[in-house]
RNA sequence: CGCUGAGUCCGGACCCGCAAGGGGCCGGAGCCGGGGAACCACCAGUUUGCUCUGGGGUGAAUCCCGACCGAGAGGCAGCAGCGCCGGGUCGUGUGGCCCGGUGGUGGGGUCGGAGGUCGGGUAGGGCGCGUCGUGCCCGAAUCCGUCAGCUCACCCGGUAGGCGUA
Numbered sequence: 001c002g003c004u005g006a007g008u009c010c011g012g013a014c015c016c017g018c019a020a021g022g023g024g025c026c027g028g029a030g031c032c033g034g035g036g037a038a039c040c041a042c043c044a045g046u047u048u049g050c051u052c053u054g055g056g057g058u059g060a061a062u063c064c065c066g067a068c069c070g071a072g073a074g075g076c077a078g079c080a081g082c083g084c085c086g087g088g089u090c091g092u093g094u095g096g097c098c099c100g101g102u103g104g105u106g107g108g109g110u111c112g113g114a115g116g117u118c119g120g121g122u123a124g125g126g127c128g129c130g131u132c133g134u135g136c137c138c139g140a141a142u143c144c145g146u147c148a149g150c151u152c153a154c155c156c157g158g159u160a161g162g163c164g165u166a
Stems, first nucleotide, its partner, number of pairs: 001164004008029005014023003030159006040149001054147001055144004063121007074111003079106002082103009124138006
């Protein structure tokens, strides 16, 4: 100096310093965000399928496909063993074996949601060149805490970070 972004500017007392200037604190302007009436919207009804995994904010950062990992609660089928009931059979007796029903228990299998990793795309966003076309890049992260539609008055908060060139 430039890019992204709301993220810039001014003043005051105090402190450091010879000075220039710097530091944190406080206040203001501008910009940004949140909460917050009326009215409006939502809240209503019907059908089909799936699920039981709250909801909301900032932001361009949403949504989709595939592969792998994983798969809680829960579902499904089966295995093992135990209790109770009934039946059959064997035995001198205590009882043994088999079948059915039922109730707990155990460790596996499988289905399935969230989530993670990788790859591809995408709503959307940025920059440059050029002059209406095209190239490159992003398509994250995080906050509130069961709660918030819009929204006058009113109330509250932020004013960062990151990157490039010389």
Molecule: c-di-AMP riboswitch aptamer (ydaO/yuaA leader)
Organism: Nocardioides sp. BGMRC 2183